[in-house]
Predicted 3D model of a 75-nucleotide RNA (transfer RNA) from Oenococcus kitaharae. It was read from a public genome assembly. It matches the Rfam family "tRNA". By type it is a transfer RNA. From the family's description: Transfer RNA (tRNA) molecules are approximately 80 nucleotides in length. Taxonomically the source falls in Oenococcus (Bacteria, Bacillati, Bacillota, Lactobacillaceae). The coordinates come from a structure-prediction model, not an experiment, and the mean pLDDT is 83.
Parts: sequence; C1' cells; structure tokens
RNA sequence: GGCUCGAUGGUCAAGCGGCUAAGACGUCGCCCUUUCACGGCGAAAUCUCGGGUUCGAUUCCCGAUCGAGCUACCA
Repeated sequence: GGCUCGAUGGUCAAGCGGCUAAGACGUCGCCCUUUCACGGCGAAAUCUCGGGUUCGAUUCCCGAUCGAGCUACCA
C1' cells in the first nucleotide's frame, strides 16, 4: 500500500427503515436494615464524524477517523 470486519450510556451489549433505543454491571436518590451488605422501587446517562438515498436513517450507500485481522513490497 491492498483487502476484510468493526465503532451504540462510564463498561458490556440487544437492534436488521417508522419504539420514548431493550437489558446487565456501575453511578445517584428513596425504601428495607440498629448499621453495612443483600434485596425492592425510581432516576440520570448512548447511536464516532461528514455527505447521499428516502416521506422517514442507529439501521441502506459513499467518504473520513479510529481499532482488529489477513496480505504484498522494501532499496
């Protein structure tokens, strides 16, 4: 350099064109408890960036960036 795959809350992670973006851990608040832990209830927090297609994009297409893998060349 070429090819392939990936990027979603703090971490992991579901999603396959129309949802208020699921869930777990963690965080915060309340309850429970003599206290802590456990447990129960609730809350905040997410689609890498730019363009395109579409009535509508996290989802499809193109590019960029970053990451992983395979591969070629090297005086």